[in-house]
This is a predicted structure of an 87-nucleotide RNA (c-di-GMP-I riboswitch aptamer) from a bacterium. The sequence was found by an Rfam model in a public genome assembly. Rfam family: c-di-GMP-I riboswitch aptamer. Rfam links the family to the GO term cyclic-di-GMP binding. The prediction has a mean pLDDT of 89. The model forms 95% of the base pairs in the Rfam consensus.

RNA sequence: CCGACGUAGGGGCAACUGUGGCGAAAGCUACAGACGCAAAGCUAUGGGUCUACGGCCUGCCAAGGCUAUGAUUGCCAAGCUACCGUU
Numbered sequence: 001c002c003g004a005c006g007u008a009g010g011g012g013c014a015a016c017u018g019u020g021g022c023g024a025a026a027g028c029u030a031c032a033g034a035c036g037c038a039a040a041g042c043u044a045u046g047g048g049u050c051u052a053c054g055g056c057c058u059g060c061c062a063a064g065g066c067u068a069u070g071a072u073u074g075c076c077a078a079g080c081u082a083c084c085g086u087u
Stems, first nucleotide, its partner, number of pairs: 004087001005085002012037002016033007035074001041080003045077003048072003054067005
């Protein structure tokens, strides 16, 4: 230096809940606490899942159905990057 591995030490992130804000919603975000995580760092590239403002269809109406361009990286992969060293 490269790769594997995840024992120690120093640290990191933050499920969920509550409150505030954004959003049509899914969800995101700030604060508090800490479920857990060795990539729970980044990227929506593939798949899955969630939502349906808008669009299309059905309908007398009410409503219903379909559909991501929306969301989810703490659903699974893939790609990129990375601290430390009992090994």